[in-house]
């Protein structure tokens, strides 16, 4: 120092050919329920999309730099 692939909620993910308010399980608070806990139902917080610019009327997404992880050859 060369090539590739990941990066989104506390986790583990989705998001299709750019286009509405950014979503799903689990968890986490609350309510029902129950003597009481669990299960089960229902409502709710949590995110500036890994940082920066760029292109566009519009960027999770497309470009170009950096940054962490991984993984391939020598």
């Nucleotide at each position: 120092g060369g090539g590739g692939c990941u990066g989104u909620a506390g986790c583990u993910c989705a998001g299709c050919u750019g286009g509405u308010a950014a979503g799903a399980g689990c968890g986490c608070a609350c309510g029902c329920c129950u003597g009481a806990u669990a299960a089960g139902c229902g409502u709710g917080a949590g995110g500036u999309c890994g940082g920066a610019a760029g292109u566009u009327c519009g960027a999770g997404u497309c470009u170009u730099c950096c940054c962490a992880g991984c993984c391939c050859g020598a």